This is a predicted structure of a 73-nucleotide RNA (transfer RNA) from Blattabacterium cuenoti STAT.
The gene name in the source record is trnG.
[in-house]
RNA sequence: GCGAGAAUAGCUCAGUUGGCAGAGCACAACCUUGCCAAGGUUGAGGCCGCGGGUUCAAUUCCCGUUUCUCGCU
Numbered sequence: 001g002c003g004a005g006a007a008u009a010g011c012u013c014a015g016u017u018g019g020c021a022g023a024g025c026a027c028a029a030c031c032u033u034g035c036c037a038a039g040g041u042u043g044a045g046g047c048c049g050c051g052g053g054u055u056c057a058a059u060u061c062c063c064g065u066u067u068c069u070c071g072c073u
Base pairs, nucleotide, nucleotide: 001072002071003070004069005068006067007066010025011024012023013022019056027043028042029041030040031039049065050064051063052062053061
């Protein structure tokens, strides 16, 4: 230099023919227990890496760009 993949909650990750953003763990409150552990209920936490475009509507499609990983030269 060329090509491919990844970026979504604090962490690990889902999310397909474009139509309300989710799960597990962690965190907070409460219930259960004499206490702990375990279990249960509820809650908070996201402008989906960034900037544009298409569209009534974009995490999703298109272009550019940043970071990381892999391959080729």
Rfam family: tRNA.